[in-house]
């Protein structure tokens, strides 16, 4: 030096962990200062009528939990007849 193998380290696929965050079920859900709808009661009118508006109901914001479909981070994470290039070890030929 070449050539064949193993290992590391980089890349690259293909998965795991654990977390967040959307998004999905559920359960709760705002006395009033969140939306609709407003029993009663009250209020205005001479009357038809007509404004507001409490429970009460439907909904939302919010809060819990579940659940991994998607994003993002994390790791004492895991594979490959992948990929290259730097190292190392070894074995086997040459050279000096």
């Nucleotide at each position: 030096c070449a050539c064949a193998g193993g290992g590391c380290g980089c890349c690259c696929u293909c998965g795991g962990u654990u977390c967040c965050a959307a998004c999905g079920c559920c359960g709760u859900g705002a006395a009033c200062c969140c939306c609709g709808u407003c029993a009663g009661a009250g209020c205005c009118g001479g009357a038809a009528g007509g404004a507001a508006g409490c429970a009460g109901c439907g909904g939302u914001a919010g809060c819990g939990g579940c659940g991994c479909u998607u994003u993002g981070a994390u790791c004492g994470u895991g594979a490959g007849c992948g990929g290259u290039c730097g190292c190392c070890c070894u074995g086997u030929g040459g050279u000096c």
A computed fold for a 96-nucleotide RNA from a Myxococcota bacterium, annotated as Bacterial small signal recognition particle RNA.
The sequence was found by an Rfam model in a public genome assembly.
Rfam family: Bacterial small signal recognition particle RNA. About the family: The signal recognition particle (SRP) is a universally conserved ribonucleoprotein involved in the co-translational targeting of proteins to membranes. It is annotated as a non-coding RNA gene.
The model forms 92% of the base pairs in the Rfam consensus.
Its mean pLDDT, the model's own confidence on a scale to 100, is 77.